[in-house]
RNA sequence: GGGUCAAUAGCUCAGUGGGAGAGCAAUCGAUUGCAGCUCGAUAGGUCGCUGGUUCAAUCCCGGCUUGGCCCU
Numbered sequence: 001g002g003g004u005c006a007a008u009a010g011c012u013c014a015g016u017g018g019g020a021g022a023g024c025a026a027u028c029g030a031u032u033g034c035a036g037c038u039c040g041a042u043a044g045g046u047c048g049c050u051g052g053u054u055c056a057a058u059c060c061c062g063g064c065u066u067g068g069c070c071c072u
Stems, first nucleotide, its partner, number of pairs: 001071007010024004018055001026042005048064005
């Protein structure tokens, strides 16, 4: 330099055009002599950045950034 994959909650990830979600972690409550386990609830997101397509974009397209792998 070229190719390819990925970027979504604190962490690991799902979601492939119209409602942003799960598990773990956190907080609160129930339980317990106190904790832990268990159960319930709550909070937590400019969906990497930018432009485009569309009535509508996490999702489709272009560019950029970062990271992984392959080729040279």
Record summary: This is a predicted structure of a 72-nucleotide RNA (transfer RNA) from Picocystis salinarum. The RNAcentral record of the sequence draws on ENA. Its mean pLDDT, the model's own confidence on a scale to 100, is 83. Rfam family: tRNA. Lineage of the source: Eukaryota > Picocystophyceae > Picocystales > Picocystaceae > Picocystis.